Large-subunit ribosomal RNA, domain VI from a Candidatus Omnitrophota bacterium, 269 nucleotides, folded computationally. It was read from a public genome assembly. Model confidence (mean pLDDT): 86 of 100.
Context: one part of a larger RNA
RNA sequence: CGCACGAUAAUUGAAAAGGAGCUCUCCUUAGUACGAGAGGACCGGGAGAGGCGAACCUCUAGUGUUCCGGUUGUCACGCCAGUGGCAAUGGCCGGGUAGCUAUGUUCGAAAGGGAUAAGUGCUGAAUGCAUAUAAGUACGAAGCCCCCCUUGAGAUAAAUUAUCGAUUCUUCUUCGGAAGAUGAAGGCACCUCGUAGACUACGAGGUUGAUAGGCAGCGUGUGUAAGUCCUGUAAGGGAUUCAGCUAAGCUGUACUAAUUAGCCAAAUA
Numbered sequence: 001c002g003c004a005c006g007a008u009a010a011u012u013g014a015a016a017a018g019g020a021g022c023u024c025u026c027c028u029u030a031g032u033a034c035g036a037g038a039g040g041a042c043c044g045g046g047a048g049a050g051g052c053g054a055a056c057c058u059c060u061a062g063u064g065u066u067c068c069g070g071u072u073g074u075c076a077c078g079c080c081a082g083u084g085g086c087a088a089u090g091g092c093c094g095g096g097u098a099g100c101u102a103u104g105u106u107c108g109a110a111a112g113g114g115a116u117a118a119g120u121g122c123u124g125a126a127u128g129c130a131u132a133u134a135a136g137u138a139c140g141a142a143g144c145c146c147c148c149c150u151u152g153a154g155a156u157a158a159a160u161u162a163u164c165g166a167u168u169c170u171u172c173u174u175c176g177g178a179a180g181a182u183g184a185a186g187g188c189a190c191c192u193c194g195u196a197g198a199c200u201a202c203g204a205g206g207u208u209g210a211u212a213g214g215c216a217g218c219g220u221g222u223g224u225a226a227g228u229c230c231u232g233u234a235a236g237g238g239a240u241u242c243a244g245c246u247a248a249g250c251u252g253u254a255c256u257a258a259u260u261a262g263c264c265a266a267a268u269a
Stems, first nucleotide, its partner, number of pairs: 001154001005165007016151004022050007034039001052108005060102004067095005072087006112146003119139004168181005186264003190206005211257003214253005221245002227240005
């Protein structure tokens, strides 16, 4: 820009496009059919496995330089105590929430239908026979089309459904229309953000509000803070104390910030 009024949602879609499509073992049928024996099935039923893929984070396991603790050297806060900085990588070390992950969990390729390939038939002439073919007709594959998953109406033959708002005013006119005004529904911009993300887009919100921060409670993690007291010559140990601290988690709460104003936008048949 189009889809001949402007919008908001939800669909259809054999219009179209993409994905997927794997293999093995065991049990049973059955030591049956077959075979002198050795051996050993089709068909059918069932149970698992590997590889591959998708989603997810309850469990397991990683990471987790914004959480907790331990510890060496050195410097600083006047000293003790208690803290903080630095150490070629968080100085090193032990753990670890959310998130992100796989080695973890769950699920999948199943079944079915249609038309066929090689191949196999039925009926059957041309050619009194024969012939799967000429007329007619039946089967037949991990392959093809559908079925399954995803996208999908710019599918210009531009689809459908529901809902919202209108079809007003002025001027000019060659009477086809043109220019301007108003500013509906709705949108944009701006702001707080994240389930989104390079930017944009998308999504959640903007006081008729829990969108982010703060605060409160909870959870989780770490592992028993500081101070004081007791004990030991001391390094230390014990009590107060499953303490203290606690990121990205959950719930609640308008305390702070999402203020006010703005811009675009239908006048068609």